[in-house]
RNA sequence: CAUGAAACAAGCCAAAUCCGGAGCGAUCCGGGGUCGGAAAACUACAGGGUCUCCCCGAGACAGCCAGCUGCCUUG
Numbered sequence: 001c002a003u004g005a006a007a008c009a010a011g012c013c014a015a016a017u018c019c020g021g022a023g024c025g026a027u028c029c030g031g032g033g034u035c036g037g038a039a040a041a042c043u044a045c046a047g048g049g050u051c052u053c054c055c056c057g058a059g060a061c062a063g064c065c066a067g068c069u070g071c072c073u074u075g
Stems, first nucleotide, its partner, number of pairs: 001075002004072001012037002017032006035063001042067002047065002049061005
């Protein structure tokens, strides 16, 4: 620098669901939990998409695609 076909995971994250809390809601926060993840790190007016509401506006989702940086593997 290129690569993600196959294999690995010390450490990391945590779907459903349960308890408590916030919100009209999508959904979010904390604690259990562990379906899974190789970016399930980060990015939400400023690529697309989905969703919510008190809808000509204001919001939510990065564990939908995407963007971006990185670990590891191989060359």